[in-house]
RNA sequence: AUGAAAGCUGGAUGAGAGAUCUGUUUAAGGGCGCCGAAGGAGCAAAAGUUAUCUGCUUGAAACUCUCAGGCAAAAAGAAUUCAGCUGGACG
Numbered sequence: 001a002u003g004a005a006a007g008c009u010g011g012a013u014g015a016g017a018g019a020u021c022u023g024u025u026u027a028a029g030g031g032c033g034c035c036g037a038a039g040g041a042g043c044a045a046a047a048g049u050u051a052u053c054u055g056c057u058u059g060a061a062a063c064u065c066u067c068a069g070g071c072a073a074a075a076a077g078a079a080u081u082c083a084g085c086u087g088g089a090c091g
Base pairs, nucleotide, nucleotide: 006086007085008084009083010082011081012080013079018032020031021030022029033071034070035069039067040065041064042063046058047057048056049055
């Protein structure tokens, strides 16, 4: 002098599924039916361990499960992107 990964904050964009019955001022709550992109959980190949087999451990997701969350609007919302801060890989 340059400033990677990762993290935090703010902004933009942002899907899916009943404004279904009951209840309520509206919600909440209860019933039936659904969604996956907060969060959470599960595992393939491969690797390790074991003399070998078996078994065990590590092991990803937008896949799977729907515990949670959600199914008018609002709020939330993965992911992408912009700005700033932390950080200090690297030269």
Molecule: Glycine riboswitch aptamer
Organism: Halanaerobium salsuginis